[in-house]
RNA sequence: AUAUCCUGAGGCGUUGGGUUCGCCUUUAACCGCCCCCUGGGGCAGAUGACUCCUACGAGGAA
Numbered sequence: 001a002u003a004u005c006c007u008g009a010g011g012c013g014u015u016g017g018g019u020u021c022g023c024c025u026u027u028a029a030c031c032g033c034c035c036c037c038u039g040g041g042g043c044a045g046a047u048g049a050c051u052c053c054u055a056c057g058a059g060g061a062a
Base pairs, nucleotide, nucleotide: 009025010024011023012022013021016053017052018050019049020048032043033042034041035040036039
């Protein structure tokens, strides 16, 4: 100096927080779908999981 492994820490799982699970180690995990076809248009969802909270939308009651 390089490779590998372990530990710690960090990041990520298409839009927030909390909990939990999983993935990745910066050359990574990850970055939704459809049509036209490379540049435009359209559509769904606050979850990987939990509706616990918040935001948004719909309906009803006081």